[in-house]
Description:
Small-subunit ribosomal RNA from an uncultured Bacteroidota bacterium, 1446 nucleotides, folded computationally. The RNAcentral record of the sequence draws on ENA and SILVA. Rfam family: Bacterial small subunit ribosomal RNA.

RNA sequence: GAUGAACGCUGGCGGCAGGCUUAAUACAUGCAAGUCGAACGGUAGCAGGCCCGAGCAAUCGGGUGCUGACGAGUGGCGCACGGGUGCGUAACGCGUAUGCAACCUACCCAUGAUCGGGACAUAACGUUGAGAAAUCGGCGCUAAUAUCCCAUGCGAAUAUUGAACGGCAUCGUUCGGUAUUCAAAGAUUUAUUGAUCACGGAUGGGCAUGCGUAUCAUUAGCUAGUUGGCGGGGUAACGGCCCACCAAGGCGACGAUGAUUAGGGGCUCUGAGAGGAGUUUCCCCCACACUGGAACUGAGACACGGUCCAGACUCCUACGGGAGGCAGCAGUAGGGAAUAUUGGGCAAUGGAGGCAACUCUGACCCAGCCAUGCCGCGUGCAGGAAGACGGUCCUAUGGACUGUAAACUGCUUUUAUCACAGAGUAACCGGAGGGACGCGUCCCUCCCUGCAAGUAUGUGAUGAAUAAGCAUCGGCUAACUCCGUGCCAGCAGCCGCGGUAAUACGGGGGAUGCGAGCGUUAUCCGGAUUUAUUGGGUUUAAAGGGUGCGCAGGCGGACCGGUAAGUCAAUGGUGAAAAUCUCCUGCUUAACAGGAGUCGUGCCAAUGAUACUGCCGGACUAGAGUGCAAGCGGUGUGGCUGGAAUGUGGCGUGUAGCGGUGAAAUGCUUAGAUAUGCCACAGAACGCCGAUCGUGAAGACAUGUCACAAACUUGCAACUGACGCUCAUGCACGAAAGCGUGGGGAUCAAACAGGAUUAGAUACCCUGGUAGUCCACGCUGUAAACGAUGAUCACUCGUUGUCGGGGGGCGACCCUCGGUGGCUAAGCGAAAGCGAUAAGUGAUCCACCUGGGGAGUACGAUCGCAAGGUUGAAACUCAAAGGAAUUGACGGGGGCCCGCACAAGCGGAGGAGCAUGUGGUUUAAUUCGAUGAUACGCGAGGAACCUUACCCGGGCUUGAACGUGAGACGAAUGUGGAGGAAACUUCGCAGCCUACGGGCGUCUUGCGAGGUGCUGCAUGGUUGUCGUCAGCUCGUGCCGUGAGGUGUUAGGUUAAGUCCUGCAACGAGCGCAACCCUUACCCGUAGUUGCCAUCGCGUCGUGGCGGGAACUCUACGGGAACUGCCUACGCAAGUAGAGAGGAAGGUGGGGAUGACGUCAAAUCAGCACGGCCCUUAUGUUCGGGGCUACACACGUGCUACAAUGGCAUGUACAGAGGGCAGCGGCCGCGCGAGCGGGAGCGAAUCCUCAAAUCAUGUCUCAGUUCGGAUCGGAGUCUGUAACUCGACUCCGUGAAGUUGGAUUCGCUAGUAAUCGCGCAUCAGCCAUGGCGCGGUGAAUACGUUCCCGGGCCUUGUACACACCGCCCGUCAAGCCAUGGAAGCUGGUGGUACCUAAAGUCCGUGCCCGCAAGGAGCGGCCUAGGGUAAAACUGGUAACUGGGGCU
Repeated sequence: GAUGAACGCUGGCGGCAGGCUUAAUACAUGCAAGUCGAACGGUAGCAGGCCCGAGCAAUCGGGUGCUGACGAGUGGCGCACGGGUGCGUAACGCGUAUGCAACCUACCCAUGAUCGGGACAUAACGUUGAGAAAUCGGCGCUAAUAUCCCAUGCGAAUAUUGAACGGCAUCGUUCGGUAUUCAAAGAUUUAUUGAUCACGGAUGGGCAUGCGUAUCAUUAGCUAGUUGGCGGGGUAACGGCCCACCAAGGCGACGAUGAUUAGGGGCUCUGAGAGGAGUUUCCCCCACACUGGAACUGAGACACGGUCCAGACUCCUACGGGAGGCAGCAGUAGGGAAUAUUGGGCAAUGGAGGCAACUCUGACCCAGCCAUGCCGCGUGCAGGAAGACGGUCCUAUGGACUGUAAACUGCUUUUAUCACAGAGUAACCGGAGGGACGCGUCCCUCCCUGCAAGUAUGUGAUGAAUAAGCAUCGGCUAACUCCGUGCCAGCAGCCGCGGUAAUACGGGGGAUGCGAGCGUUAUCCGGAUUUAUUGGGUUUAAAGGGUGCGCAGGCGGACCGGUAAGUCAAUGGUGAAAAUCUCCUGCUUAACAGGAGUCGUGCCAAUGAUACUGCCGGACUAGAGUGCAAGCGGUGUGGCUGGAAUGUGGCGUGUAGCGGUGAAAUGCUUAGAUAUGCCACAGAACGCCGAUCGUGAAGACAUGUCACAAACUUGCAACUGACGCUCAUGCACGAAAGCGUGGGGAUCAAACAGGAUUAGAUACCCUGGUAGUCCACGCUGUAAACGAUGAUCACUCGUUGUCGGGGGGCGACCCUCGGUGGCUAAGCGAAAGCGAUAAGUGAUCCACCUGGGGAGUACGAUCGCAAGGUUGAAACUCAAAGGAAUUGACGGGGGCCCGCACAAGCGGAGGAGCAUGUGGUUUAAUUCGAUGAUACGCGAGGAACCUUACCCGGGCUUGAACGUGAGACGAAUGUGGAGGAAACUUCGCAGCCUACGGGCGUCUUGCGAGGUGCUGCAUGGUUGUCGUCAGCUCGUGCCGUGAGGUGUUAGGUUAAGUCCUGCAACGAGCGCAACCCUUACCCGUAGUUGCCAUCGCGUCGUGGCGGGAACUCUACGGGAACUGCCUACGCAAGUAGAGAGGAAGGUGGGGAUGACGUCAAAUCAGCACGGCCCUUAUGUUCGGGGCUACACACGUGCUACAAUGGCAUGUACAGAGGGCAGCGGCCGCGCGAGCGGGAGCGAAUCCUCAAAUCAUGUCUCAGUUCGGAUCGGAGUCUGUAACUCGACUCCGUGAAGUUGGAUUCGCUAGUAAUCGCGCAUCAGCCAUGGCGCGGUGAAUACGUUCCCGGGCCUUGUACACACCGCCCGUCAAGCCAUGGAAGCUGGUGGUACCUAAAGUCCGUGCCCGCAAGGAGCGGCCUAGGGUAAAACUGGUAACUGGGGCU
């Protein structure tokens, strides 16, 4: 885009068309084929006339074919048309083009000739009989255009015969001769009409032929009247159409036969076309008429509304027997998603009959139903902004959209309603009148004839009046927001939406598209160059056969001549009409219809042309082959032959192991192995040469040598003269494994056995070991049979090797032919790549492909001894499977490099006790969070109450706090009493200020509350980690179809993407480094609270004082370090050196500083914040309890286990901090914690003991003078309060623990280790934690193989949620389709036999008939029926096989 459509929602009108696609299922009822009295006998009914009778009459009864007419009947014509359907049919059925010298044709037209005579019946009718009926019979009468006979024969047919001409093979035409046979019908109004015999035409048919006409080869062979002949029969006619005889043919890979499906065409839809699909309406042809068979009649039928028979079904019946055929028009049932009225009329067109009037006509013309389609019209038009109300949305005092939309004003009237008028289709025929002539024809005028229909149409009136929906809005694809829902409900054509902020579901608003329709479903074509003729491919995406030979087939070198099949040209015929296209015309337009013109690409015929192809003939040598010469090889076949190795045997030597592995064991060995020497035997394979090599069609081929055979190459150009290329089917060859028979059997080695390994190990490893491996003969016929690249020919830049020939040259080397490799230009290719050995450019032939899975499976066929091979589907299922390349990530891949990563060291953890955190458990509650690294002395830098979020219980509800409005009160508060655990409740007493405006406070009330409730996966902010790792990117350019690359890679170097060099890159940014702080040295400035060398004063003594500004120090500013210098190496960057100098040397030490990003990492309980939830509670307050529980498990620590120590006494030296609700000197008291008094200090001023160390003494290796847990007692301090649940002191007690398994942590220098000091939080403190400070002060690093983490380059990848990835098979379960299958049950077409209706034909026919002939009987054939064995094809099935989805 389309449709004979259907379904959903909706629906105003008209025109034109269309309307059972399914059950060729069954049918009630009515109608659809009759007509002619001008063929006939006649007269049942009707009308009229006449006659008779009755009656006054109207009228009634009877008679009469007399007339109009006419039931039934005889006869003629028609019924073979028209109308329906698509069962069958793969066919001369259809289409197209021809032929009939092999034919027919009623009615119609033309022409010729004719219509004389006679005869016998029969229906109707009458009578009678049978039967329920349908119907049938007997007897009798009768007519014809019914039937028969005779005559005539223009003629015709048959037989025979003569001549001429012609053709197309048989032959045809024309003109004759002879013989035989054959006609007729009348009617009548007298004008005609009809009949007969011929011939011709027209029309319609019959037959034959060429070409075209579906799928399957998993249908490959079919055929007995089959193919042909001769002779007959039959037919309108040819013909095996049928029959007898003879011959053995005929068809088939150019697809026979079989199976399945199907009416064919004009045309229709689609498409640029070529094509593809379809065959409904209309037209042509065919076939069919309940199913099957058969003939009759006839011009024509093997006959839709005829006959006979058989069958199934339905109906009637008196049970004896009968009737029927809607695939005609309506209609009914049924089926179905689905398809209409039991309408009107013969007025028109057409048909039948008739002289005609006319009759008949469900053909046809009309109407009815249905939005089924196409076309047209309308549902109003213009103005109208307070941009109204309402609705929806938002950034919400407001704005946006709906929206000029509405209201309102003006206008119009198609349509609608009402009223009035009102067609065309009509011309015939007939009647009346008139005219012409050829006298029965034509012409003119008038009259008669309309179903549709009072319709179309016109006019007038009324009044915006009667008239809008459907689908969609994530992308494709035009159109966006809110709410609801929460992987639910649902959507979905594909991709895919939905798990709490859904433009995708549902609703609202809005928008978009189309519009009396709009969507959905189904089907077809297109897009799809996705079957490729136009117009595709095959290295890796699907696809080159394993290889060769070769028949058919296809294709084929150069020249000349002929021919004209292909080819080309113009011409003629045909290609029906309708349709399509163009123009014109008619309906108001359009659809629709009419006219004209094209078109119809085809087929046929004859004519012409001859370049090319074909065919025929001739001639050629460039293709191909032969010959001669030379050469080459691991080419083949069959012999012979050699050495090494291995194994075995024999004889020695020799002794304890051998062998094997990652390590072992099994195994062998004292009966002498392994090892070693000599001898012998066996079988198999051939080291070095050897290669990037050679040969072969491929598979493949390797000791040496001989024979035979073949191939290939080069050279010569003697010979042939296109002999060529390719190749379906076919034939041959064809690795390994395997099979058969017979040998052989050394090695190796499936199966098997044992040993190991392992969680297991039916494996990898080891020890053995049988088929096999080898030979001969035969089979198999497959491989990643690969260059994943078919064969042949031609053409197309270069360069560099190598093998075999030939030529030139002294040689180096050059030229050339044939092979075999590398790199590459152009070109090709999706890219990778290919690139004269093409995957380039062309030609020819063959093979193969068409999404993945199912599946190279099933079934069938075929080959094979088997194994199995070849051929080779479908159902079902998925939305991909796949190729090449890119970026990452990953690897028990590679290279380079780094890090306390390992190693080398030192000290720990893991064992003990305790502290602390966590899990678990418990509990009324043990609040919550953090959970590998990156949670666990973490949030918490202070849980007895508070904190506190948890639990139990008691209170409050605008609330515990704050702001604000209003009102009331004078209180608030203190104190006392009562209740109470308290909060609080209640009672009493005391109890405000003022500048008079009010303030202050409480209470009541209003508006704002509050929530540590949920979501860290809605978020901000902050933080951890990779990682202080060296990386992460950009602009421009360049490369690539692109993703992307380059830069950033490479060579060096560095701590560093640090720097240098090179380079299609050149630059730049965030990171690195530096800039900042601190520490180490120096200088300058300054000199208090710090300092004190010099001068002085003072003290027992002290910078205590005057003073000083030197020093230390303090704190501000500078300097200093840059590979700057030297040597070596290096292009440079830089590296090295116990280098110099220097306080410091190669970033001096430390800190702050954390790129792009990753982990939906952590945190809604620090804070903030979206959404959701609670509101006399999930808010708030109070008391008590809990967060401190305790069988256990883990993390982090402290103290130890002791002599490098403990204890005692004495004694030296810091730094950084803190301090007023504080630090607190000092004095007194206490053993002590501490208490009492209290100077000084808001601090370089006052307060704040450093310890390890060192010295001396003691302890002497022990559960101790180690260790200090635990417990008892007594106290101190803080605090309202130390019971749960604080710290400290003293006395006593004195547990485990004697250095810690597997494993594991930290640290590279002022570091580890060790020693103490301070601070924050804080009333106090569970601090052994955290953060700082200084004192003492080591050891070790060979090195980068390994473990962990990281960086760069490279490689593989089926990963991309990125290896914690992906993914395979079994098993369990559900569902689906399918194969096999004992069997059960249908269908189809044949075959054989039996039987056989009707009927044609043949025979007979004593019976009938004057006769012709017939009844009857017999025979052949056959529908149907029966029987039988097979075949094919379905359904179903216990059981069973695999497959798919989940």